[in-house]
RNA sequence: GCAGUUUAAAGGCAAACCUUUUGAAAAAAAGGGACGCAAAGCGAGUGGUCUAAGGGGAAACCUAAGACAGCACAGCUGCCUCA
Repeated sequence: GCAGUUUAAAGGCAAACCUUUUGAAAAAAAGGGACGCAAAGCGAGUGGUCUAAGGGGAAACCUAAGACAGCACAGCUGCCUCA
C1' cells in the first nucleotide's frame, strides 16, 4: 500500500411525526424530534417505485423533461480500531 474480517470508544447521519417555506404534485429545504444506519457519504448509470403541471385522449387513461441513493444492483470517495 491492497484485499478481507472483528469489537469498542470518540465523533457522524437522522425515519415517523410537528412547524415554517418552496412546489401542480411527488417531494425538497430549514428548525424540532429519533425509527434506525458502518457508508443512512457522493452522484439517477441499470432496474424499480412515486407524482402528472405541461402534452396526448371523447372519456377512462397514457406520458418525466419532475422526484426517490433510508428499494436493489453497479460506480466513485472515506473516519477510528483489532488481528
Molecule: c-di-GMP-I riboswitch aptamer
Organism: Piscibacillus salipiscarius JCM 13188